[in-house]
RNA sequence: CACUUAUCAAGAAAGGCAGAGGGAUAUGGCCCGAUGACGCCUUGGCAACCGGAAAUGUUUUUUAAUAUCAUUCAAAGGUGCUAACUCCAUCCUGAUCUAUGAUCGGGAGAGAUAAGAC
Numbered sequence: 001c002a003c004u005u006a007u008c009a010a011g012a013a014a015g016g017c018a019g020a021g022g023g024a025u026a027u028g029g030c031c032c033g034a035u036g037a038c039g040c041c042u043u044g045g046c047a048a049c050c051g052g053a054a055a056u057g058u059u060u061u062u063u064a065a066u067a068u069c070a071u072u073c074a075a076a077g078g079u080g081c082u083a084a085c086u087c088c089a090u091c092c093u094g095a096u097c098u099a100u101g102a103u104c105g106g107g108a109g110a111g112a113u114a115a116g117a118c
Base pairs, nucleotide, nucleotide: 003116004115005114006113007112008111013043014042015041016040017039021032022031023030026090027089028088029087044082045081046080049078050077052073053072055071056070057069059067086110091107092106093105094104095103096102097101
């Protein structure tokens, strides 16, 4: 880099460094930003994907154990996250309305994260 599966409406900030753009990409919108953003570091915090614990149910099994799935608990480990729904729209589509549009939905695509596989 590309592949598979799951999730993406909730949640969680201070200090230091640095100094101009930043919010993935393109366009448009809307925001953040010299009252210092973005980024990096430190310390916290959030969450519970992996991993951990216990019990119950479920599937498999002759039975038990192991294992699968679901539920519950904790937060010492591996990640992740810590402005705005993944900031919003874009492509397809449904409903409603004051109708070349607006609002509220669904899907696709793209992206992010985790686990796996290569």
SAM riboswitch aptamer (S box leader) from a Chitinophagaceae bacterium, 118 nucleotides, folded computationally.